[in-house]
RNA sequence: UGAGUCCGCCGGACGGCCGCGGGAACCCUCGGGUUCUUGAGGAAAGUCCGGACUCCACAGGGAAGAGUGCUGGGUAACGCCCAGGCGGGGAAACCCGACGGAAAGUGCCACAGAGAACAGACCGCCUAUGUCGCUUGCGGCAGGUAAGGGUGAAACGGUGGUGUAAGAGACCACCAGCACGGCAGGAGACUGACGUGGCUAGGCAAACCCCACUCGGAGCAAGGUCAAGCAGGAGCAGGGCGUCCCGCCCGCUAACUCCAGGUAGACCGCAUGAGGUCACUGGCAACAGAGGCCCCAGAUAGAUGGUCGUCACGGGGCAACCCGUACAGAAUCCGGCUUACAGGCGGACUCACAGU
RNA sequence: GCCCUCGUAGCUCAGGGGAUAGAGCACCGGUUUCCUAAACCGGGUGUCGCAGGUUCGAAUCCUGCCGAGGGCG
Numbered sequence: 001u002g003a004g005u006c007c008g009c010c011g012g013a014c015g016g017c018c019g020c021g022g023g024a025a026c027c028c029u030c031g032g033g034u035u036c037u038u039g040a041g042g043a044a045a046g047u048c049c050g051g052a053c054u055c056c057a058c059a060g061g062g063a064a065g066a067g068u069g070c071u072g073g074g075u076a077a078c079g080c081c082c083a084g085g086c087g088g089g090g091a092a093a094c095c096c097g098a099c100g101g102a103a104a105g106u107g108c109c110a111c112a113g114a115g116a117a118c119a120g121a122c123c124g125c126c127u128a129u130g131u132c133g134c135u136u137g138c139g140g141c142a143g144g145u146a147a148g149g150g151u152g153a154a155a156c157g158g159u160g161g162u163g164u165a166a167g168a169g170a171c172c173a174c175c176a177g178c179a180c181g182g183c184a185g186g187a188g189a190c191u192g193a194c195g196u197g198g199c200u201a202g203g204c205a206a207a208c209c210c211c212a213c214u215c216g217g218a219g220c221a222a223g224g225u226c227a228a229g230c231a232g233g234a235g236c237a238g239g240g241c242g243u244c245c246c247g248c249c250c251g252c253u254a255a256c257u258c259c260a261g262g263u264a265g266a267c268c269g270c271a272u273g274a275g276g277u278c279a280c281u282g283g284c285a286a287c288a289g290a291g292g293c294c295c296c297a298g299a300u301a302g303a304u305g306g307u308c309g310u311c312a313c314g315g316g317g318c319a320a321c322c323c324g325u326a327c328a329g330a331a332u333c334c335g336g337c338u339u340a341c342a343g344g345c346g347g348a349c350u351c352a353c354a355g356u
Numbered sequence: 357g358c359c360c361u362c363g364u365a366g367c368u369c370a371g372g373g374g375a376u377a378g379a380g381c382a383c384c385g386g387u388u389u390c391c392u393a394a395a396c397c398g399g400g401u402g403u404c405g406c407a408g409g410u411u412c413g414a415a416u417c418c419u420g421c422c423g424a425g426g427g428c429g
Base pairs, nucleotide, nucleotide: 001352002351003350004349005348006347007346008345009344010343012311013310014309015308016307017306018305020039021038022037023036024035025034026033027032041327045338046337048336049335050334051333052332053219054218055217056216065215066214067213068212069211070084071083072082073081074080085099086097087096088095089094100210101209105208106207107204108203109202122149123148124145125144126143129142130141131140132139133138134137157175158174159173160172161171162170176200178197179196180195181194183192184191185190223268224267225266226265232259233258234257235256238250239249240248241247275294276293277292278291280289281288282287312325313324314323315322316321357428358427359426360425361424362423363422366381367380368379369378374412383399384398385397386396387395405421406420407419408418409417
């Protein structure tokens, strides 16, 4: 310098004016007004997982159903994250993996091919054995054979030898792989070497299934408080003024008093939290611990916008200047995953070439 | 807020691991007719919504997106 891998961050800046939601203080003619302050994100999105919270259900156990699926750790929890193992990809940095079980059972393996799962004689090879024919060593038939060809994604270990009529783990050596046994390393997944065995076990569980583990249901329109109107229940048979009587007034299918549930509406839930940030300690890391500092949207038809100036970046133009600045937008709150995203910055590492 | 279903030809739909993906209507070309319709003959016109994965093999199975429709409180 070029090509690439991984991790983290930003994603227009500052100021003026106008406008909108929240909060506080003050004023007020209770309508509101003034001042100050505050006001979107890394994904606020998809709603795909996991929790907090609330209500309902619940003796205990099982079944069904759903989900997860190498090991260890982290966490409130997870299908997330970190570290490791194994497998695969890459020249490397590094990346990817639904990664339990196919010698528990059932099922499927199209087409092609002779044969597709205790397989199979199409071509080929053989004629030892049996039989027929005759030209007496050849042909036919029966038969043997999985070494070779061919088909296929896949053909029942590989190479070499012994053996044989030809062949074959039929037998032997080596290699690969499997099961079992103990040994060594490791916390474990697993790895290494050894012995024994039988010669070999096909693939698919994102087919049913088996095994292990996890899971009660609903969701802030959860749930709660106050409570117009309309209807309802109970008491009294009259009520009010008045000490009482008289009287007066109201009512007499009414009035008065009390009550429960609860719609509209209002309020709480609802903004101090598994919070943020700075440096420290422990840990390879995810993360945890202790300390200082900070308080950081809260609407309810739903605010967070517009404009001007200067600058930055990108594009166009000879220039003056003009245009643009990604994806997108809270709605109970958090932890993740996934998806969208113009452009830019920082750090670590790999490879190639060149120079010193 | 919580869920469900669907996406295949221009339209309406089949197909649920093994096709060159089918059917009806529509459409196109031809025959007939002076012309049209009808009739007859022929033709399938398709990224199976998109992208990955599982499998020898995917429209079909799994995952993630995109779009449409619907339900409940």

Predicted 3D model of RNase P RNA and transfer RNA as a complex of 429 nucleotides. Its mean pLDDT, the model's own confidence on a scale to 100, is 80. It holds a member of the Rfam family "Bacterial RNase P class A". Gene Ontology terms of the family: ribonuclease P activity, dimeric ribonuclease P complex and tRNA processing. From the family's description: Ribonuclease P (RNase P) is a ubiquitous endoribonuclease, found in archaea, bacteria and eukarya as well as chloroplasts and mitochondria.